[in-house]
RNA sequence: UCUGCCGGGCAGGCGAUCGCCCGCCUCGUGCGGGAGGAAAGUCCGGUCUCCACAGGGCAGUAUGCCGGCUAACGGCCGGGGGAGCAGCCGAGAGGCUCGUUCUACGGAAAGUGCCACAGAAAAUAUACCGCCGGAUUUCGGUCUGGUAAGGGUGAAAUGGUGCGGUAAGAGCGCACCGCGGUUCCAGCAAUGGAACCGGCAGGGUAAACCCCAUACGGAGCAAGACCAAAUAGGGGAGUUGGAGCGGCCCGCUCCAUUUAAGCUCCCGGGUAGGUCGCUGAUGAGCGGGGCAGCAAUGUCCGGCCUAGAGGAAUGAUCGCCGCCCUUUCUCACGAAAGGGAGACAGAAACCGGCUUAUCGCCCGGCAGACACU
RNA sequence: GCGGGAGUAAUUCAGUGGUAGAAUGCCAGCUUCCCAAGCUGGACGUCGCGGGUUCGAGUCCCGUCUCCCGCUCCA
Numbered sequence: 001u002c003u004g005c006c007g008g009g010c011a012g013g014c015g016a017u018c019g020c021c022c023g024c025c026u027c028g029u030g031c032g033g034g035a036g037g038a039a040a041g042u043c044c045g046g047u048c049u050c051c052a053c054a055g056g057g058c059a060g061u062a063u064g065c066c067g068g069c070u071a072a073c074g075g076c077c078g079g080g081g082g083a084g085c086a087g088c089c090g091a092g093a094g095g096c097u098c099g100u101u102c103u104a105c106g107g108a109a110a111g112u113g114c115c116a117c118a119g120a121a122a123a124u125a126u127a128c129c130g131c132c133g134g135a136u137u138u139c140g141g142u143c144u145g146g147u148a149a150g151g152g153u154g155a156a157a158u159g160g161u162g163c164g165g166u167a168a169g170a171g172c173g174c175a176c177c178g179c180g181g182u183u184c185c186a187g188c189a190a191u192g193g194a195a196c197c198g199g200c201a202g203g204g205u206a207a208a209c210c211c212c213a214u215a216c217g218g219a220g221c222a223a224g225a226c227c228a229a230a231u232a233g234g235g236g237a238g239u240u241g242g243a244g245c246g247g248c249c250c251g252c253u254c255c256a257u258u259u260a261a262g263c264u265c266c267c268g269g270g271u272a273g274g275u276c277g278c279u280g281a282u283g284a285g286c287g288g289g290g291c292a293g294c295a296a297u298g299u300c301c302g303g304c305c306u307a308g309a310g311g312a313a314u315g316a317u318c319g320c321c322g323c324c325c326u327u328u329c330u331c332a333c334g335a336a337a338g339g340g341a342g343a344c345a346g347a348a349a350c351c352g353g354c355u356u357a358u359c360g361c362c363c364g365g366c367a368g369a370c371a372c373u
Numbered sequence: 374g375c376g377g378g379a380g381u382a383a384u385u386c387a388g389u390g391g392u393a394g395a396a397u398g399c400c401a402g403c404u405u406c407c408c409a410a411g412c413u414g415g416a417c418g419u420c421g422c423g424g425g426u427u428c429g430a431g432u433c434c435c436g437u438c439u440c441c442c443g444c445u446c447c448a
Stems, first nucleotide, its partner, number of pairs: 001369010012321007020034005025028001036344001040355002043353005048220004060216005065079005080105001081103005086097004106211002111209002113205003128151002130147007159177006178200001179198008224276004234267006240256006283305001285304002288301005323340007374444007383397004391428001399415005421437005
């Protein structure tokens, strides 16, 4: 210098003109404000609202090493254990690390299920080829017993390495490694270390059922609250109805009828529509500094208010600076000219996380390659 | 905005963790003078996509994409 991986950050800045949405008043062609790191997916947790609710249990769902943080969480921080890579040690089994990356990491000795094919045997137990002893033989074998070292099957075969031992073998015996148990020590704990004891125990799977521990009432702002048309329908009160004369009312005539069909008025519920919820100053608010803490985070001080409307605005053009590339000039720093890029995306009650998408640039760490000293 | 469900052959659907099937459709052959029907055979697949658990995943778990359905109020 380049490349790769991991972690963190930014997501162009300023100005002008023309528009779009909201708010305010002095109503002027005025002033102020106007997307994100994920506003996304809706995967978790909460605020808020309504419904339900004496207490307890079953069922269901979720989580799962330990400690801490937090309003809460399946989130975050720190620690432990484990695995991969790298390096080192050892004859080997195997072990170690201030390294690095990952980790859905309770229980397989409560019980049940499953483990295809292959293989003798997949967990009840057992022996295909072998090896060895005995018997028998027509010398090819056959029968019987021992064994699990070797071979073979498989993803997985009943601790491993080595020495002894044996008819052949075997924790059968021994040393070491691994494993299990007891005691002591360190640690809040997970866990770790040391000593002693035990020949070694029943393989895997719980992102199979399940067991154990812990937590959880349900729905969601289209929650919910208030105001409230027209039409229809409900309740209550009042009122006799029809025909004729007549432009209409009063009035007159005739017919029918006796408690409501119709008509008038009033009341309440719901709908359309509107207002609030709704965006914030006692806010889990934003950014700065100090202190405590390894950190997540907490606390103190002073500063700032920053979209909220309805299917719903937040845009376009230009100039300068910034970024990248090429060329030219310069010993170099750098300068000039030309060209180029700007992703993912888009608030809808709000907040804390997770996950996913993302052009390009910056910072830190690690690894590799090349060049120089 | 909120809440549910589904992705498997060209199409519609099956599929207790163990080599992915059925029907229709498509292609070829037989049959027929020709077609249809019938008979026989065949090709058909990124199990939406990416990871993980497991010896082994269409199936189990996580993430993601696409599609479908429902949601005023009162009774």
This is a predicted complex of two RNAs, RNase P RNA and transfer RNA, with 448 nucleotides together.
It holds a member of the Rfam family "Bacterial RNase P class A". The family's RNA type in Rfam is ribozyme.